RNA sequence: CCAUCAUCCAGAGCGGUUGAGGGACGGGCCCUGUGACGCCGCGGCAACCCUCCUCGUCCGGUAGUCGUACCGGUCAGGACAGGUGCCAAUGCCCGAUCGAUGAGGA
Numbered sequence: 001c002c003a004u005c006a007u008c009c010a011g012a013g014c015g016g017u018u019g020a021g022g023g024a025c026g027g028g029c030c031c032u033g034u035g036a037c038g039c040c041g042c043g044g045c046a047a048c049c050c051u052c053c054u055c056g057u058c059c060g061g062u063a064g065u066c067g068u069a070c071c072g073g074u075c076a077g078g079a080c081a082g083g084u085g086c087c088a089a090u091g092c093c094c095g096a097u098c099g100a101u102g103a104g105g106a
Base pairs, nucleotide, nucleotide: 002105004103005102006101007100008099013042014041015040016039017038021031022030023029025095026094027093028092043087044086045085048083049082051079052078053077054076056075058073059072060071061070062069063068091098
């Protein structure tokens, strides 16, 4: 950089620095010298991946025999913490051959 799959109406601060734009794009509408955006420090939140637990749901297999055990997979719930990510507004609203994040790939 490219495509695939999944998610995007919840959640989450305080300082320092910088100094005028920012919310990806178009149209709106917002935020912003009462200091936005960016960067740094500490803190926090939890959609995804990883680890573990529940035997709770479903499927399959093995053993056994009157209803049981074990194994594997999927889903759901939970725990701790690692990898990201995130901490204005429903991805702010609408539109678009639109965007962002995660995972495994080429």

Predicted 3D model of a 106-nucleotide RNA (SAM riboswitch aptamer (S box leader)) from an Actinomycetes bacterium. Rfam family: SAM riboswitch aptamer (S box leader). The family is grouped with related families in Rfam's "SAM clan". Model confidence (mean pLDDT): 78 of 100. NCBI's taxonomy places the organism under Bacteria, Bacillati, Actinomycetota, Actinomycetes. The sequence was found by an Rfam model in a public genome assembly.